[in-house]
Context: one part of a larger RNA
């Protein structure tokens, strides 16, 4: 790891509900006797359920309790149980299996290791030179110096021994702790052998919670024990109808429970009820949209109060482009403002051609009680989050098919089976790739095939104003003056630092000047005008489609190729395109309905026609099919070959299976009709064996 086997809702009793079956106002025996081939059979009534209920209880009794009541209300009265059998389900018990760490109990361990006791062993060699002693100095005498002598030390170096500092190896090792190199102690609080002591609520610890026989924060074994586990994991054949939930109120409750809800089976009600429509009738204060009112904000005007100024001796006065109540005027604001007020929603009523039991009630059985994107409508965040929590609707969730390149939650659209039949959704229709063609527009940006404020003589289409052939717009030619350098101001001010006016004149036009320019002047255009030329020009504003604002790690933001239509709008046209509808055949269920058998008269069983129905997780409900083994049956098959086993071929059945067939293989095995079960295996880090 792969393959065989093994492997998980069972037994016992209570209760409860269904179906079956016995007896029924009654049912029924227990324990025990008798008896038998038997657990048959017979006897046994004790006891239990029921036939009476009401009341705390005396107690009444078809009533009875409250009570003063012969109001009134509770709970009861108009007769069905009961015992057995078989299954759902539950309480008790290991109660579907399998899995802890853990708790107690009795025991077994100090040959590992920890301290302790008793007796023994063990330290190559070299170094260093306490104290004391001696001699000599030295002193009154000591002390003291010096030289030998001596041989202390948890002294020094360094093997044996005992430790393990630091790397490397080595990590399925040579080893379940080692091996090289290196290092640390090495008369010592040293090392060590033999024997003995101390035990788990313990013991030992120069203390690390270390050690107590390779896992010690409480050893090891066995036994309580199938300990518990609201928690992980697993939990085995077919088919066939229905089909949830991830919400609500409680919970030392939050990844677990009770109730309801929501499913499923039965029953039982029945044109009642329920849904869809449409009609009347409601009640709302939400959206909008208002400012009455309550707040909150802005300017105005008015004006109390305060502040500032003028002013008094002090008051008063008086004044203020300061703050500012109250009033008012106009423009705003609010989830917890409203004199207003929807659509929807919801309730209640009555209509009908509509779906037909869905509604209801009563009883068994459940699972969910983490949901989760998506459009709306909101609260929290950051008018963030693939983000939280509500509220409504869809879809997943339990939904497959088509579409969106890929993509549970978006769009189309619900797969009962079979076919190389037809017609359409979403979306498409140059090639990859099924399927198109007009028709007149727009787009040059590969816009299309990601984005904002913002910017702009891309372009298309409008509206609205002005100017034009009595000549626009643009270019061009030519003028663009005089008073006069306007006054002030200033060094200076001359059309152009700055302040004030901003005339008049000549004239086709020409400002006391719109820009550059100069220290000032000067110079250069502009405004205005004539002239040329010849037909539209200008300005605003709405609106399609584009441009730029545009940096990132793969060409990498069309699936791709490639597109100027194969892009964008708008209209027309076919066709492509699902498991959707349809034809064709065929199963299943179920409603009706007919025909036929059976019947215990309630019913069932085939079959025949229409209708309608069949996706499905958690679950509920049905009807199969196979193991083993008992009984009776055929007294069946079998060495003319039984079970196993192998084979792709054959039949049969929706399936699980089942038949036949050949081969192996060498004695047993089956149909029917019932029983009772150790009844089906891919998962459990299963469990055993094999390779």
């Nucleotide at each position: 790891g792969c393959c065989a086997g093994c492997g998980a809702g069972u037994u016992g009793u209570c209760u409860u509900c269904a179906c079956c079956g016995g007896c029924a106002a009654g049912g029924u025996u227990a324990a025990g006797g008798g008896g038998u081939a038997a657990u048959a059979c017979c006897c046994g009534g004790a006891g239990c359920c029921a036939c009476a209920g009401g009341g705390a209880a005396a107690c009444c009794g078809a009533g009875u309790c409250u009570u003063a009541a012969c109001a009134a209300g509770g709970c009861g009265c108009u007769g069905a149980g009961u015992c057995g059998g078989u299954g759902g389900a539950g309480g008790c018990a290991g109660a579907c299996c399998c899995g802890a760490a853990a708790c107690c109990a009795g025991g077994u361990g100090a040959c590992c290791u920890a301290c302790c006791c008793a007796u023994g062993g063990g330290c190559a060699g070299g170094g260093u030179g306490a104290a004391g002693c001696g001699c000599g100095g030295g002193u009154a005498a000591a002390a003291c110096c010096g030289c030998g002598u001596g041989g202390a030390g948890g002294c020094c170096c360094g093997a044996a021994c005992c430790g393990g500092u630091g790397u490397a190896c080595g990590u399925u090792g040579a080893a379940a702790a080692g091996u090289g190199c290196u290092c640390g102690g090495a008369u010592g609080a040293c090392c060590u052998g033999u024997g003995g002591g101390u035990a788990g609520c313990g013991g030992u610890g120069a203390a690390a919670a270390g050690c107590c026989a390779a896992a010690c924060g409480a050893a090891c074994c066995u036994g309580g024990a199938g300990a518990u586990a609201u928690c992980u994991g697993g939990u085995u054949c077919u088919c066939c109808c229905c089909g949830a939930a991830a919400u609500u109120c409680c919970u030392u409750u939050a990844a677990g429970g009770g109730a309801a809800g929501c499913c499923u089976c039965g029953a039982g009600u029945g044109a009642a009820u329920g849904g869809a429509g449409c009609g009347c009738g409601g009640g709302g204060g939400u959206a909008g949209g208002g400012c009455u009112c309550u707040g909150g904000a802005u300017g105005g005007c008015c004006u109390a109060g305060g502040g500032g100024g003028u002013g008094u001796a002090a008051c008063a006065a008086c004044u203020u482009a300061c703050c500012a109540a109250a009033g008012u005027c106009a423009a705003c604001u609010a989830a917890a403002c409203c004199a207003c007020a929807a659509a929807u929603a919801c309730c209640g009523c009555g209509c009908c051609a509509c779906c037909u039991u869905a509604u209801c009630u009563c009883g068994g059985g459940a699972g969910u009680g983490a949901g989760a994107g998506u459009g709306c409508g909101g609260g929290g965040g950051a008018u963030a989050a693939g983000c939280u929590c509500c509220g409504u609707g869809c879809u997943c969730g339990a939904a497959a098919g088509g579409g969106a390149a890929a993509c549970a939650g978006c769009c189309c659209a619900g797969a009962c089976c079979a076919a190389c039949g037809g017609c359409u959704a979403a979306g498409g229709u140059c090639c990859c790739u099924a399927a198109u063609u007009c028709a007149g527009g727009c787009u040059a940006a590969g816009u299309g095939g990601a984005a904002a404020a913002g910017g702009a003589g891309g372009u298309g289409g409008g509206g609205u104003c002005u100017c034009u052939c009595g000549g626009a717009c643009a270019a061009c030619c030519a003028g663009g003056a005089g008073g006069u350098u306007g006054g002030c101001u200033u060094a200076g001010a001359a059309g152009c630092a700055g302040c004030c006016a901003c005339c008049c004149u000549u004239a086709a036009a020409a400002g006391a000047a719109a820009g550059c320019g100069u220290a000032a002047c000067a110079g250069c255009u502009c405004a205005c005008u004539c002239a040329u030329c010849a037909a539209g020009a200008g300005a605003u504003u709405c609106u399609g489609c584009g441009c730029c604002g545009a940096a990132g790690a793969u060409a990498a933001u069309c699936g791709g190729g490639g597109c100027u239509a194969a892009g964008u709008a708008u209209g027309a046209u076919a066709c492509c395109g699902a498991a959707g509808c349809u034809g064709u055949g065929g199963a299943a269920u179920u409603c009706a309905u007919g025909u036929u058998c059976c019947u215990u008269c309630g019913g069932g069983a085939a079959u025949g026609u229409g209708g309608a129905u069949u996706g499905g997780u958690a679950g509920g409900a049905g009807a199969g099919c196979g193991u083993u083994c008992c009984u009776c049956u055929c007294c069946g098959c079998u060495u003319u070959g039984a079970a196993g086993c192998c084979a792709a071929a054959g039949g049969c059945g929706u399936g699980a299976g089942c038949c036949a067939u050949g081969g192996u293989g060498g004695a047993g095995c089956g149909u029917g009709a019932g029983g009772a079960a150790g009844u089906g295996a891919g998962a459990a880090u299963g469990c055993c064996g094999g390779c």